RNA sequence: CCGCAUCCCCGGGGGAGCGCUGUGACGGCGCUUGAGAGGGCGGCACGAGCCGUCGACCCGCUGAACCUGAUCCGGUUAAGACCGGCGGAGGGAGGGAAGCGGUCUUCGCC
Numbered sequence: 001c002c003g004c005a006u007c008c009c010c011g012g013g014g015g016a017g018c019g020c021u022g023u024g025a026c027g028g029c030g031c032u033u034g035a036g037a038g039g040g041c042g043g044c045a046c047g048a049g050c051c052g053u054c055g056a057c058c059c060g061c062u063g064a065a066c067c068u069g070a071u072c073c074g075g076u077u078a079a080g081a082c083c084g085g086c087g088g089a090g091g092g093a094g095g096g097a098a099g100c101g102g103u104c105u106u107c108g109c110c
Base pairs, nucleotide, nucleotide: 001102002101003100004099006097007096008095009094010060011059012058013057016032017031018030019029020028021027039054040053041052042051043050044049066091067090068089072085073084074083075082
């Protein structure tokens, strides 16, 4: 220096579509896709919203997790999902410890 795997601490992110319904409540029931479709607790609001925290799940620069463009364009679908484009475009959250293997260099000895 490269590779492998381990441990510790920390951080980032989303929660959709369709049908029926209509408020204590990111509401209720059913269906779909998905890793995950607001699960627990607390608070504000009281016409359909929001915030905090914990959990599940995904992701942390080898970064398409996720956000922006975007209420985007084409295909497809009941509609999300999915495929292609935009596009490797612009953003985006990682430090520490010890170990194993390989390689290189230097020094000592034979």